Annotation: This is a predicted structure of a 179-nucleotide RNA (c-di-AMP riboswitch aptamer (ydaO/yuaA leader)). The coordinates come from a structure-prediction model, not an experiment, and the mean pLDDT is 75. The model forms 92% of the base pairs in the Rfam consensus. It matches the Rfam family "c-di-AMP riboswitch aptamer (ydaO/yuaA leader)". Gene Ontology terms of the family: regulation of gene expression and cyclic-di-AMP binding.
RNA sequence: GGACAGCCAUCGCCGAGUCCCCGUACGGCGCGAGCCAGGGGAGCCGGGGACCCACCUUGCCCUCGCGCCUUCGCGGCCGGGGCUCAUGCAGUCCCUGGGGUGAAUCGGGCGUCAGCCCGUAGGAGACCUUCCUGCUCCGAACCCGUCAGCUAACCCGGUAGGCGAGAGGGAAGGAAAGG
Numbered sequence: 001g002g003a004c005a006g007c008c009a010u011c012g013c014c015g016a017g018u019c020c021c022c023g024u025a026c027g028g029c030g031c032g033a034g035c036c037a038g039g040g041g042a043g044c045c046g047g048g049g050a051c052c053c054a055c056c057u058u059g060c061c062c063u064c065g066c067g068c069c070u071u072c073g074c075g076g077c078c079g080g081g082g083c084u085c086a087u088g089c090a091g092u093c094c095c096u097g098g099g100g101u102g103a104a105u106c107g108g109g110c111g112u113c114a115g116c117c118c119g120u121a122g123g124a125g126a127c128c129u130u131c132c133u134g135c136u137c138c139g140a141a142c143c144c145g146u147c148a149g150c151u152a153a154c155c156c157g158g159u160a161g162g163c164g165a166g167a168g169g170g171a172a173g174g175a176a177a178g179g
Base pairs, nucleotide, nucleotide: 011164012163013162014161018042019041020040021039022038027036028035029034043159044158045157046156047155048154053149059083060082061081062080064079065078067077068076069075097147098144099143100142101141106119107118108117109116110115122138123137124136125135127174128173129172130171131170132169133168
């Protein structure tokens, strides 16, 4: 001087995922201060849920009508009648359909069918917002269970996790600091 790993403190980044109180006289850890589990509140985020609005309102059979059309075939249209009978009911699990959180969707190729690769809607990159331009990275995962449009009142839930990369430049507006 360089590389890797761990701990502590501080400052930051993605994200709704932050702050305060009790816990602390009682659960766990600690000699102890205290920490954790748990509980409450504020803030933030999300879901369900009316009117109005939006969307939807199908299919099959009979061939009944001195119905209409006719290429003449019970072929088509209109009206009428019937069915929508699938083993049924209840419960549990998984899941096709459908839906939700999230930026994370869609398409192509390969494959030993587990997955991999390429592109892409979209998202992020050090005060904030908008626009132009350029580079880098992400482009996952999970949940509900046949149900969900919007939605006042109202109801319910979440407040985790990961990271330390620096690629900015320009224009406008604001905020803050200094003089």